The part of an RNA shown here (small-subunit ribosomal RNA, 3' major domain) has 476 nucleotides and comes from an uncultured prokaryote.
Its Rfam family is "Bacterial small subunit ribosomal RNA". Its family is annotated with ribosome and structural constituent of ribosome in the Gene Ontology.
Its mean pLDDT, the model's own confidence on a scale to 100, is 85.

[in-house]
Context: one part of a larger RNA
RNA sequence: UGACGGGGGCCCGCACAAGCAGCGGAGCAUGUGGUUUAAUUCGAUGCAACGCGAAGAACCUUACCUGGGCUUGACAUGUCCGUGUAAGCCGUGGAAACACGGCCCCUCUUCGGAGCUCGGUCACAGGUGGUGCAUGGCUGUCGUCAGCUCGUGUCGUGAGAUGUUGGGUUAAGUCCCGCAACGAGCGCAACCCCUUUCCUAUGUUGCCAGCGGUUCGGCCGGGGACUCAUAGGACACUGCCGGUGACAAACCGGAGGAAGGUGGGGACGACGUCAAGUCAUCAUGCCCCUUAUGUUCAGGGCUACACACGUGCUACAAUGGCCGGUACAAAGAGCUGCGAUGCCGCGAGGCGGAGCGAAUCUCAGAAAGCCGGUCCCAGUUCGGAUUGGAGGCUGAAACUCGCCUCCAUGAAGUCGGAGUUGCUAGUAAUCGCGGAUCAGCAAUGCCGCGGUGAAUACGUUCUCGGGCCUUGUACA
Numbered sequence: 001u002g003a004c005g006g007g008g009g010c011c012c013g014c015a016c017a018a019g020c021a022g023c024g025g026a027g028c029a030u031g032u033g034g035u036u037u038a039a040u041u042c043g044a045u046g047c048a049a050c051g052c053g054a055a056g057a058a059c060c061u062u063a064c065c066u067g068g069g070c071u072u073g074a075c076a077u078g079u080c081c082g083u084g085u086a087a088g089c090c091g092u093g094g095a096a097a098c099a100c101g102g103c104c105c106c107u108c109u110u111c112g113g114a115g116c117u118c119g120g121u122c123a124c125a126g127g128u129g130g131u132g133c134a135u136g137g138c139u140g141u142c143g144u145c146a147g148c149u150c151g152u153g154u155c156g157u158g159a160g161a162u163g164u165u166g167g168g169u170u171a172a173g174u175c176c177c178g179c180a181a182c183g184a185g186c187g188c189a190a191c192c193c194c195u196u197u198c199c200u201a202u203g204u205u206g207c208c209a210g211c212g213g214u215u216c217g218g219c220c221g222g223g224g225a226c227u228c229a230u231a232g233g234a235c236a237c238u239g240c241c242g243g244u245g246a247c248a249a250a251c252c253g254g255a256g257g258a259a260g261g262u263g264g265g266g267a268c269g270a271c272g273u274c275a276a277g278u279c280a281u282c283a284u285g286c287c288c289c290u291u292a293u294g295u296u297c298a299g300g301g302c303u304a305c306a307c308a309c310g311u312g313c314u315a316c317a318a319u320g321g322c323c324g325g326u327a328c329a330a331a332g333a334g335c336u337g338c339g340a341u342g343c344c345g346c347g348a349g350g351c352g353g354a355g356c357g358a359a360u361c362u363c364a365g366a367a368a369g370c371c372g373g374u375c376c377c378a379g380u381u382c383g384g385a386u387u388g389g390a391g392g393c394u395g396a397a398a399c400u401c402g403c404c405u406c407c408a409u410g411a412a413g414u415c416g417g418a419g420u421u422g423c424u425a426g427u428a429a430u431c432g433c434g435g436a437u438c439a440g441c442a443a444u445g446c447c448g449c450g451g452u453g454a455a456u457a458c459g460u461u462c463u464c465g466g467g468c469c470u471u472g473u474a475c476a
Base pairs, nucleotide, nucleotide: 001476002475003473004472005471007470008469009468010467011466012465013464015460016459019423020422021421022420023419026314027313028312029311030310031309032308033307034305035304042053043052064300065299066298067297068296069295070294073124077123078122080120081119082118084116088103089102090101091100092099093098106115107114108113126289127288129287130286131285135283136282137278138277139276140274142272147186148185149184150183151182152181153162154161155160166177167176168175192266193265194264195263197234198233199232200231201230202229203228207223208222211221212220213219237260240254241253242252243251244250316416320375321374322373323372324371325370326369332363333362334361337356338355342351343350344349382413387408388407389406390405391404392403393402429452430451431450432449433448434447435446
């Protein structure tokens, strides 16, 4: 100087407390451990691995296994020699890859050759083989925590200290005051984006108050008021008032205001820590393989199942289930795409194809809600696992191993031990909608969008994590 303390002081954080909903029990989905296996490819492992890499494992993917092939190779550049294309078609063998045989058989030219292809030769290719403890890059984490440093000066023999400590204050090393310090840098904040209010401009594909028409639909004429869209601007700054305070910074209350005291959200992550993670995104040193650890094909596996754990979904019902009627979103996506009206089918879906590269058309019925009916507390009209049968769709191909529909079947489950998680407001809870990946889909995942919309916070003693000062230390 740090680190540590079941030392002290001060202060924060859904850290506790106060509340609401969960998890831990059930069934299923998914990831992992373990076991099994010819293989169940590899990585991630306290927080910070475990719906993680994977935003799509039937083949492909695919890195794994079994078996069949190839050896200048599936891919790149070049040397030398040879060849005339390559491709394609046919036959035989085969699971295919491929092998063998047959057919076919190049362009330019000053004729020396050049281009391109294939065969051979040699350099080489190739490796998701090893090492993340050789590395770059990227990322997680402490932590959006308020810290981490430097120049000059001063103090100290020196390590170093001071500044950065102190008194207040703040979300903040934020600001004020004081001070042997005076300044500065990286961080904080602001500048950026979305959202909340208003103004101006522009009105098509958007809108419709008033006027006219109407088949009643902004549909038509028309209109720019309004909604909205797209740009530009305004607004919030403790600016104003009162109080407290050290006359400061600031805090408390109030006015005005759509909005206050960083308005709400996002992007943004200091010096560093964990030899943290990644050689399997990529790049890369060294090591290793080279008729194989390369490459290709078929089939299988990654989907196994006595078990154990994590994360979820659906429930156990009456604030509910079922049936009928009826209302209101936002944000997205669409041309080998989205696909309307119509017709067929109980349905999944099929036939068909209008319109739309989309403020125009389509996906598209929002659902919870509201109105009416029914069930009457029961393992039930709760719950839907499992299984049988019949179908639909994608795709060469759904046996291993896809999704969906209909009929039948109806399991466990009556609110969950010790323990444990999230959340402070348009939040939790609850309800549906969209998208990426994608032929299809195991999505209940992930990323977004809106609808309905709470309860509680006395307080900081205690648990966890963190910041500053101080103290002890046999630790560095």